Description: This is a predicted structure of a 72-nucleotide RNA (transfer RNA) from a Methanomicrobiales archaeon. Its Rfam family is "tRNA". Its family is annotated with triplet codon-amino acid adaptor activity in the Gene Ontology. Rfam classes the family as a transfer RNA. The RNAcentral record of the sequence draws on ENA. NCBI's taxonomy places the organism under Archaea, Methanobacteriati, Methanobacteriota, Methanomicrobia, Methanomicrobiales.

[in-house]
RNA sequence: GCCGCUGUGGCCUAGUGGAAAGGCGGCUGAUUCGUAAUCAGCAGAUCGAGGGUUCAAUCCCCUCCAGCGGCU
Numbered sequence: 001g002c003c004g005c006u007g008u009g010g011c012c013u014a015g016u017g018g019a020a021a022g023g024c025g026g027c028u029g030a031u032u033c034g035u036a037a038u039c040a041g042c043a044g045a046u047c048g049a050g051g052g053u054u055c056a057a058u059c060c061c062c063u064c065c066a067g068c069g070g071c072u
Base pairs, nucleotide, nucleotide: 001071002070003069004068005067006066007065010024011023012022013021018055026042027041028040029039030038048064049063050062051061052060
């Protein structure tokens, strides 16, 4: 230099046009003499950045950024 893959709450993953779900973790409450465990509830994501297509984009297209892999 060229090609490909990945990027989604603090962490790990799902979702792939009608607007983001689950687990761990966090907070509150119940339970306990108390802690842990368990149960219930709550908060937390401009979906890597910018632009485009569309009535509507995490999803499709373009450029860029970061990481990983391959070729030279």